Description:
The part of an RNA shown here (small-subunit ribosomal RNA, central domain) has 350 nucleotides and comes from a metagenome.

Context: one part of a larger RNA
RNA sequence: UUGGGCGUAAAGGGUUCGUAGGCGGUCACGUAAGUCAGUGGUGAAAUGUAACGGCUUAACCGUUGACUUGCCUCUGAAACUGCGUGACUUGAGUACGGGAGAGGAAAGCGGAAUUCUUGGUGUAGCGGUGAAAUGCGUGGAUAUCAAGAGGAACACCCGUGGCGAAAGCGGCUUUCUGGCCCGAUACUGACGCUGAUGUACGAAAGCUAGGGGAGCGAACGGGAUUAGAUACCCCGGUAGUCCUAGCUGUAAACGAUGGGCACUAGGUGUGGGAGGUAUCGACCCCUUCCGUGCCGCAGUUAACGCAUUAAGUGCCCCGCCUGGGGAGUACGGUCGCAAGGCUGAAACUC
Numbered sequence: 001u002u003g004g005g006c007g008u009a010a011a012g013g014g015u016u017c018g019u020a021g022g023c024g025g026u027c028a029c030g031u032a033a034g035u036c037a038g039u040g041g042u043g044a045a046a047u048g049u050a051a052c053g054g055c056u057u058a059a060c061c062g063u064u065g066a067c068u069u070g071c072c073u074c075u076g077a078a079a080c081u082g083c084g085u086g087a088c089u090u091g092a093g094u095a096c097g098g099g100a101g102a103g104g105a106a107a108g109c110g111g112a113a114u115u116c117u118u119g120g121u122g123u124a125g126c127g128g129u130g131a132a133a134u135g136c137g138u139g140g141a142u143a144u145c146a147a148g149a150g151g152a153a154c155a156c157c158c159g160u161g162g163c164g165a166a167a168g169c170g171g172c173u174u175u176c177u178g179g180c181c182c183g184a185u186a187c188u189g190a191c192g193c194u195g196a197u198g199u200a201c202g203a204a205a206g207c208u209a210g211g212g213g214a215g216c217g218a219a220c221g222g223g224a225u226u227a228g229a230u231a232c233c234c235c236g237g238u239a240g241u242c243c244u245a246g247c248u249g250u251a252a253a254c255g256a257u258g259g260g261c262a263c264u265a266g267g268u269g270u271g272g273g274a275g276g277u278a279u280c281g282a283c284c285c286c287u288u289c290c291g292u293g294c295c296g297c298a299g300u301u302a303a304c305g306c307a308u309u310a311a312g313u314g315c316c317c318c319g320c321c322u323g324g325g326g327a328g329u330a331c332g333g334u335c336g337c338a339a340g341g342c343u344g345a346a347a348c349u350c
Stems, first nucleotide, its partner, number of pairs: 003322004007304002012318001014201002017198001021194003025088007033081002035077004040072003049065006091191001092188004096183004103177007110154001115149007125136002162169002206247006215241002220236004258317006266295011299306002323350003332343004
């Protein structure tokens, strides 16, 4: 390479949008590029191959055939693919009526708590631990009451509940704004799926500049513990955590499971909608669509397990794997202010 694979053995890109490309619904007509059948030409010889023959045999040699799997030409076929034309509505989308939601951005507001400041009451302790000590406190702490300041986070509600492509999103109100679901008609008429390169988004930490700084808290200092203790525990505490603008682009970015479509027993919860039954009405109950869980058959799997939210059965497209270490390293390239990211070997060794 052919192949075989990618939940846990190596292997799904962090996620979206989308270019090229690949693939693509139903019907009719045409065309004849692919496809199929046949004709003609060519496909050197030698080699190889089959039969027969020549050296006593063989090697060797000769004759004939097949082969030369291909290319060109012409004639024909029209199912399928392609192409052209016309039509269709089930894929996709638009309009309309409803609906749920921590989806996003900005502004404003609120209460609880911690800390600090001021004032009142009040006096000798407080704090902390396994036990202590460092620490705080007669310059009046801790406790308690009142007032004020400031920053950050939003208890209960809260739910294998909801929303979002993922990262992620949770006090309240307003403004702006994206997507989704359901229902019944009408419209467009394949407008679709995937997606190399690319584009945008992308937790935390980190970086640049300017703010902010209550609590927490890498580093650091001290107290303990210990044989030691560069830790675990305690007292402090700087960056940071927060905001604005920009950069970084990585995570066990996980469902360790790429996206789309179709098909394949059920049972049971839960969220959103519609219809029916019932009712004064609302529940209950039944049907159905979309989501989210659990259990389970067939099937599948090395097993564990998965099982209409598939890891089952098929088709299309992309990404990735190919023994362990060396190594996600070196070198080169490229991106970045840097930290570093992306791409990514070999020698050697088992």

The full RNA is in RNAcentral, with records from SILVA.
Its Rfam family is "Bacterial small subunit ribosomal RNA".